This is a predicted structure of a 96-nucleotide RNA (c-di-GMP-I riboswitch aptamer) from an uncultured Anaerolineaceae bacterium. Rfam family: c-di-GMP-I riboswitch aptamer. Rfam's curators write: GEMM was predicted in a large-scale screen for bacterial structured RNA regulatory elements. Gene Ontology term of the family: cyclic-di-GMP binding.

RNA sequence: GCACAGAAACGGCAAACCCAUCGAAAGGUGGCGGCGCAAAGCUUCGGUCUACAUUGUAAAGGUUCGUCUUUACAACAUGACAGUCGGGCUGCCUAG
Numbered sequence: 001g002c003a004c005a006g007a008a009a010c011g012g013c014a015a016a017c018c019c020a021u022c023g024a025a026a027g028g029u030g031g032c033g034g035c036g037c038a039a040a041g042c043u044u045c046g047g048u049c050u051a052c053a054u055u056g057u058a059a060a061g062g063u064u065c066g067u068c069u070u071u072a073c074a075a076c077a078u079g080a081c082a083g084u085c086g087g088g089c090u091g092c093c094u095a096g
Stems, first nucleotide, its partner, number of pairs: 004096001005094002012037002018031005035083001041089003045086002047081003054075009
């Protein structure tokens, strides 16, 4: 120095709950907190979640008969998730 590995140390991150806040939702951010983490650092490629708007279908209602509104269902990422997991990129320490 490299690989494996993770005993110690310096430090690092921060689950749930609760509070505030943003969002249609999924979820995010801040505070509190500390369950855990050697990549719990980065990255949506796989995957997963959500569906405001949009489109379609159906029903009901309105109508100037052009169509409009409401409700239900379906499709849809352009919205998210890296602390479920896999892939990719990078990285601190050193007893063995």